[in-house]
Molecule: Bacterial RNase P class A
Organism: Usitatibacteraceae bacterium
RNA sequence: GAAGUGCGCCAGACGGUCGCUGUGCACUCGUUGCACAGAGGAAAGUCCGGACUCCACAGGGCAGGGUAGUGGGUAACACCCAUCCACCGCGAGGUGAGGAUCAGAGCAACAGAGACGAGUCUGUUCCAGGCAACUGGAGCAGGGUGAAACGGGCAAUCUCUACCUGGAGCAAUACCAAAUAGGCAGGCGUUGACGUGUGUCCCGCGGAGCCUGCGGGUAGGUAGCUUGAGGUGCACGGUAACGUGCGUCCCAGAGGAAUGACCGUCAUAGCACGCAAGUGCCGUAACAGAAUCCGGCUUAUCGGCGCGCUUCCACU
Numbered sequence: 001g002a003a004g005u006g007c008g009c010c011a012g013a014c015g016g017u018c019g020c021u022g023u024g025c026a027c028u029c030g031u032u033g034c035a036c037a038g039a040g041g042a043a044a045g046u047c048c049g050g051a052c053u054c055c056a057c058a059g060g061g062c063a064g065g066g067u068a069g070u071g072g073g074u075a076a077c078a079c080c081c082a083u084c085c086a087c088c089g090c091g092a093g094g095u096g097a098g099g100a101u102c103a104g105a106g107c108a109a110c111a112g113a114g115a116c117g118a119g120u121c122u123g124u125u126c127c128a129g130g131c132a133a134c135u136g137g138a139g140c141a142g143g144g145u146g147a148a149a150c151g152g153g154c155a156a157u158c159u160c161u162a163c164c165u166g167g168a169g170c171a172a173u174a175c176c177a178a179a180u181a182g183g184c185a186g187g188c189g190u191u192g193a194c195g196u197g198u199g200u201c202c203c204g205c206g207g208a209g210c211c212u213g214c215g216g217g218u219a220g221g222u223a224g225c226u227u228g229a230g231g232u233g234c235a236c237g238g239u240a241a242c243g244u245g246c247g248u249c250c251c252a253g254a255g256g257a258a259u260g261a262c263c264g265u266c267a268u269a270g271c272a273c274g275c276a277a278g279u280g281c282c283g284u285a286a287c288a289g290a291a292u293c294c295g296g297c298u299u300a301u302c303g304g305c306g307c308g309c310u311u312c313c314a315c316u
Base pairs, nucleotide, nucleotide: 001312002311003310004309005308006307007306008305009304010303012266013265014264015263016262017261018260020038021037022036023035024034025033026032027030040287044298045297047296048295049294050293051292052169053168054167055166064165065164066163067162068161069083070082071081072080073079084098085096086095087094088093099160100159104158105157106154107153121143122142123140124139125138126137127136128135129134173223174222175221176220183214184213185212186211187210188209194206195205196204197203230249231248232247233246234245235244236243237242267284270281271280272279273278
């Protein structure tokens, strides 16, 4: 220098103006003012594992579903770490549904006489029969085909073994609670309640319902809702995954659903010019957008950075 390989990280920066959501404070209590905070590495797919909530449930077994070398990590896992074995790679390294085929069943393309049921295509040896061609029987660690020829293979086929496993999901669930229409109870009412003629009385007209209370549900509101198996620095233990201790930090919480738009400066990518230093243009760039919360896996992704290691080439 080139080509690889493993692990980790970033996902434009700063300033200004106008909005949106939340919290705190203030007052003149308002669609007010000020301050602070406000999407991701995958917020995605919803594929695994949990927390949490409701429902079901004496105890034990079967069925159904899942996992599978060995050891460890973890709240748990199908995840992660280490290691053995097999395969791939010159190598760093990568991949693996890797328990059991002396419990039972099932399966095997093509070729081949024959493929899991058994048996014999050809050759050859021996014996018997036959004048002979040949026929029959017994044997062969002979040949040919094939991944595999009677001794094995496949469990990513049923099965067996060991272990795990109830169902639904925050639209879970709990609380508050209108209008209208049902329900229940009580009272009043054809001896005219009640409605209507702008308030009241009389009067006129209509007239069989009217009033009160209770209870359930709906609209709507509130809680669940974000302090958590949390982040981070140091030390210690461990090969590692990870754990322990001390310090420190608070980091979205909407609900028809906020997180946006514009301007300026700089830096990156791209394009053009130039031998070069550089100059100009473009205008933020890929995948994408929280919805109860966590741990994983998988998938998508412009561009860039750091560290370890491998192979090859050149030079000293």